Model confidence (mean pLDDT): 80 of 100. This is a predicted structure of a 73-nucleotide RNA (transfer RNA) from a Nitrososphaerota archaeon. Lineage of the source: Archaea > Thermoproteati > Nitrososphaerota. Rfam family: tRNA. The family's RNA type in Rfam is transfer RNA. The sequence is in RNAcentral, with records from ENA. RNAcentral records the identical sequence in 2 taxa.

RNA sequence: GCCGAUGUAGCUCAAUUGGCAGAGCAGUGGUUUUGUAAACCUCAGGUUAGGGGUUCGAGUCCCCUCGUCGGCU
Numbered sequence: 001g002c003c004g005a006u007g008u009a010g011c012u013c014a015a016u017u018g019g020c021a022g023a024g025c026a027g028u029g030g031u032u033u034u035g036u037a038a039a040c041c042u043c044a045g046g047u048u049a050g051g052g053g054u055u056c057g058a059g060u061c062c063c064c065u066c067g068u069c070g071g072c073u
Stems, first nucleotide, its partner, number of pairs: 001072007010025004019056001027043001029041003049065005
């Protein structure tokens, strides 16, 4: 340099054919316990890497840029 994959909550990952962004773990508060842990209930946490475009509507489609991984040379 060329090709491909990938980027979503603090972490690991979902999100079906474009139609309300979710789960587990971690975190807050509570119940329980002499206390802690565990268990259970609850709450909070998002510029979906950045920018632009298409669309009534974009995490999803298109273009550019950036990061990570792999392959080729």